This is a predicted structure of a 108-nucleotide RNA (SAM riboswitch aptamer (S box leader)) from a marine eukaryotic metagenome.

RNA sequence: CUUAUCGCGAAAGACGGAGGGACAGGCCCGAUGAAGUCUUGGCAACCCGGGGAAAAAGGCCGGGUGCCACAUCCUACCACUGGCAAAUGACGCUGGCGGAAAGAUGAG
Numbered sequence: 001c002u003u004a005u006c007g008c009g010a011a012a013g014a015c016g017g018a019g020g021g022a023c024a025g026g027c028c029c030g031a032u033g034a035a036g037u038c039u040u041g042g043c044a045a046c047c048c049g050g051g052g053a054a055a056a057a058g059g060c061c062g063g064g065u066g067c068c069a070c071a072u073c074c075u076a077c078c079a080c081u082g083g084c085a086a087a088u089g090a091c092g093c094u095g096g097c098g099g100a101a102a103g104a105u106g107a108g
Stems, first nucleotide, its partner, number of pairs: 001108006011040005019029003024075003041068003045065006072102001077099002080096005
């Protein structure tokens, strides 16, 4: 850089010591102990091999990453739509759906 997915799902202990949830604004988690490291366990997204199968697919086994608070925690850009306000024109607030951007993970 390209591509697929991002709804659901999944614990505990030890060390460690104040922060963390990518960024902005919110909102949340944290000394009933954050981030990080280690051990065991679990979830099941991608990749490889086996196996199954008429060819495939799924389940299954092994391996390599990943993940295990809150929808990628929400919003942010664009468009559509309902309500409120306004008043007839935009703009503003709030809700819903869709598409992007950005981010994360796998593979190349």